[in-house]
């Protein structure tokens, strides 16, 4: 800068590693404290986190109700019409979905991204 409609997004979970915290071990040290080094094959906290996991929100589509204005009617009239709305309600979109290897980011890794990919049926 541009962009959505098997759309976008929030909270969480499966899962993930080790930047920080904590834990453990060694040194410090004869005994302590601060600290230093090491360990994620350390339960954990912070952190990352699903297209094919959960629960929501918004959006979109269709239908209905309502609202303001406009047009319409021989006269009157509670008629009709097409659009509009930060309006309300309902339904759908939340249906279906087997899936590598290699690579990428972050401290590092992963059902993260690549990717509803390559493939398979």
């Nucleotide at each position: 800068g541009g962009c959505a409609a098997a759309g976008c997004u929030g909270u969480c979970u499966a899962g993930g590693g080790u930047u920080c915290c904590g834990u453990u071990g060694a040194c410090g040290a004869g005994u302590a404290a601060a600290g230093u080094c090491a360990a994620g094959g350390c339960u954990g906290g912070u952190c990352c986190g699903a297209g094919a996991g959960a629960c929501g929100g918004c959006g979109u589509a269709u239908g209905g109700c309502g609202g303001a204005a406009g047009c319409u009617g021989g006269a009157a009239g509670u008629u009709g019409c097409g659009g509009c709305c930060g309006g309300c309600c309902a339904u759908a979109u939340g249906a279906c979905a087997c899936g590598g290897a290699a690579g990428g980011a972050u401290a590092a890794a992963a059902g993260c991204c690549u990717g509803g990919g390559a493939g398979a049926u």

This is a predicted structure of a 121-nucleotide RNA (Guanidine-I riboswitch aptamer) from Paenibacillus catalpae.